[in-house]
RNA sequence: GGGGGGUUAGCUCAGUGGGAGAGCGCCGGAAUCGCACUCCGGAGGUCGAGGGUUCAAAUCCCUUACCCUCCACCA
Numbered sequence: 001g002g003g004g005g006g007u008u009a010g011c012u013c014a015g016u017g018g019g020a021g022a023g024c025g026c027c028g029g030a031a032u033c034g035c036a037c038u039c040c041g042g043a044g045g046u047c048g049a050g051g052g053u054u055c056a057a058a059u060c061c062c063u064u065a066c067c068c069u070c071c072a073c074c075a
Stems, first nucleotide, its partner, number of pairs: 001071007010024004018055001026042005048064005
């Protein structure tokens, strides 16, 4: 330098054009003599960044940052 994959809640991840979600964690409640487990409810998101297409973008296109991986080049 080139190819491929990834970036979404605190963590691990789903979501391939129209409602942003799950598990764990966190907070509150129930239950228990109490704790854990269990059950019910809740908070938490500029979807890496910028731009474009579209009535509508996490999703499609362009540019760009970072991570992983493969290839090439140099000494």
Predicted 3D model of a 75-nucleotide RNA (transfer RNA) from a Candidatus Rokuibacteriota bacterium. It matches the Rfam family "tRNA". It is annotated as a transfer RNA. The coordinates come from a structure-prediction model, not an experiment, and the mean pLDDT is 84. Taxonomically the source falls in Candidatus Rokuibacteriota (Bacteria, Bacteria candidate phyla).